[in-house]
Parts: sequence; C1' cells; structure tokens
RNA sequence: CAAGUCGGCCAGGCGAUCGCGUCCCAGAAACGGGGCGAGGAAAGUCCGGGCUCCAUAGGGUGUGGUGCUGGGUAAUCCCAGGUCGGGGUGACCUGACGGAAAAGGGCCACAGAAAAGCAGACAGCCGCGGCGAUCUCUUGCCGACGAAUUGUCCGGGAAUGAGGCGCCGCGGUGAUGGUGAAAAGGUGGUGUAAGAGACCACCGGCGCCCGUGGUGACACGGGCGGCCAGGCAACCCCCACUCGGAGCAAGGCCAAGCAAUGAGGGCGAGUCCCUCGAUCUGGUAUCGAGGGCGCGGGAUGACCCGUUCCGCUCGAGCCCCGGGUAGGCUGCUAGAGGUGAUGGGUAAUCAUCACCCCAGAUAGAUGAUCGCCGCCCUGCACCGUGGAAACGGUACGGGGAACAGAACCCGGCUUAUCGGCUGACUUGGGCC
Repeated sequence: CAAGUCGGCCAGGCGAUCGCGUCCCAGAAACGGGGCGAGGAAAGUCCGGGCUCCAUAGGGUGUGGUGCUGGGUAAUCCCAGGUCGGGGUGACCUGACGGAAAAGGGCCACAGAAAAGCAGACAGCCGCGGCGAUCUCUUGCCGACGAAUUGUCCGGGAAUGAGGCGCCGCGGUGAUGGUGAAAAGGUGGUGUAAGAGACCACCGGCGCCCGUGGUGACACGGGCGGCCAGGCAACCCCCACUCGGAGCAAGGCCAAGCAAUGAGGGCGAGUCCCUCGAUCUGGUAUCGAGGGCGCGGGAUGACCCGUUCCGCUCGAGCCCCGGGUAGGCUGCUAGAGGUGAUGGGUAAUCAUCACCCCAGAUAGAUGAUCGCCGCCCUGCACCGUGGAAACGGUACGGGGAACAGAACCCGGCUUAUCGGCUGACUUGGGCC
C1' cells in the first nucleotide's frame, strides 16, 4: 500500500422565511412570546415481560413449549465454554447437540437374494449324495516291438480306482463379486473342506474401572473386557423442567341515544314423589311453599369427574331478526429511563454515586422552500511522495445522499438500509 475478517459508533450541519402538534406565559378576544417534538430499525408482530380485566376448592386425562455445560437477565433472550461435523491459506464464518447402550412400537425410497438384531445364500467358493457324457492319469489285461525283464514318448477296447467336466438335490460359508446413502469393524496371520472375532498381533470404536486437570460439559493418561452394537426421536414414544385466558378496541368515569330492555320469530328440560297450608267441585282435584330424585342450561375448563348458580312450560338459556350509539376525559407516558464516572466480572451484565427529563398525536403533528458549508462518486488539468503500483492535495465541471415514520410501555429476535468514522486482527506485496 492492497485485499479481507470481526466488533463499536454516526445517520448531514448552520441560518432565514412560511407552516403543524403539545405544554407554559400573557391577553376579554384576535394576535403574540418561549420550551419540547421519531428511529436504529419507530417495520414484521415472531418471542418474552410489565400493566389491566376475567377466572382460579379438588382429582384425573390430554395438549403445547424448552432440552450439551456454566453464568447473566423480568424474559423462551444474551455471554463464555464443550463435543461432533462443513467452508476458508488465514483472521474467522457456519450447522447440530436429553434418550435409538437396553422401555416399547414404527419407518428406511430405488436397486438388491437380504434393510435390523442371535440379518441375509443371487452369483461365486467348499463338502456330501445322485445322474450323465466321456477327457486325463495310475495299476492291471490284450496286441505290437524286442533275445529278454517289473522294458516302451506304440496301439486297443471294456471294467475298477483317482482326478476333472456338466446337471440336479441337501448342507456349510458373509472371505470374493454385484446392489445401495447404509450389508453388522480394518490389516496381517493362525485355522478350516471352504470360511468366519472362531482364535492371535496391531489399529479403530464402545463399555466399565482408576488417576490427573476443570465449578461443569469434558479433556489427557493408564488398565480391563472380543463387547464390535446401522440411521431417523422435526414419526409415535420415554425422561427432566415448565405452561390459565384475553388484550389499551385491556380497563375506569361522564355525556348522548334506542329504550325502560323489543307484546317479533324459532329451539328449549318433570304434566315425578313426599310433607305442610289454602280453595271448593270434596277428589287418583287445583294452587302455593319447602324437601327429594331426575332433567335442561350458565360459570369454571382443552376435556372428564366434581363444585357452584339459574331454571323445568307463567320456561333458564341459546339462535335469528330488529332498534340505538360511534362523543369526551382517563389509562398516557418518570421508565426493568437516559448520560457520565468508579468498582466487580474474560464477557453478557451487576452494584454505587452524580446529573438530566427526552413526542404524546387520535385520521393521526414532527414539514416545505432558499442560501452557505460539509460528505460521497465521477471527468479533466496541475502539484507533492514513491523505482513502480498506488496514495494525498488544489482548481473547474457533472451527478448523488439510503431504509423508512411513534400510537400503552419495555427487552429480545428477524428483515430493510446511500454512505462515512473508528478499534482489534488476518493474508499478500514494497521499503528500512
């Protein structure tokens, strides 16, 4: 100097004119003066919390959420670390992580003989048995040769035996081939009919035990055991912890209006039993009150039991239809608030002290125009440094300035964003 990685910060400034919301001052009013007035994401509304209202005797079932370790927080978030992967030369980025070793079920496409537990014989290899063809060999036989033998690179055909070939059947084998993402450790040997952790050595994995370090996840080292065990839990499931609902259109107050809760419609559960009283028609009656059982419904709740309340035909409750209102005040902005310092901590963050007050609109204010300065990109000219690459500066000209806007508040996550500043680090090159 170039290229890059991670983190933090900023999000144009000043002035003039006109305008908006709110608060304060002054004023009878009109007018006037002053203070304050969007964001890092105000966004998506994905999580969590505060706050508010409703609910909350108890028991059971179910559903949802979270899931390595330690710490922090109000919080499901954050910080630091661990294990196993993936990417980069590197700084660093990125994914997963309770249990599939033992509670259980399920699934693993296509291909393949076989896809999960004492797995699996398609080809191949091996053993045994049978059948077939007839090849080779040994011995024996006959012939030929030879003087002759137990001789012969000679000839013959049949039987026996051995070996080989083909087919069939039974069995062994997971060593070889082939399929697949995955075939139930790897290499070498022993062994065997052929083979195999069957056995042995080494390597790898797993489990158990011990030691050391660490708060811990875990790491390192040693020993023992042939234990050699596939994957998916974002399929069910199991384990641990945890979970009430609705939301500022919450909620409170006032005003207005239909109305005095609509003679609207529909659905809707006992014409039960007992006791007492009343009535007159004197009974197996009617009415009322209380109790019992039953039924219907509301609340609770995801559901069941239960609890509690209302009602049972003069009918609780539900549904449909219809009528009215759509204003104001409050909640509302002083808060897990901001800034700074000090201290603890690697950090997230916590503690203490000091100072500050920093939007409250309600169809929704926070804006517009002009001038000067600054910022970025670019063209051309000149100057400086340097061997160069390149960097910096000056003058003139052209262009650009993002994403986006509170609505009860706060924290987190995610997404969008023209550009700039800054800290630490990495890689490459140059010079000393």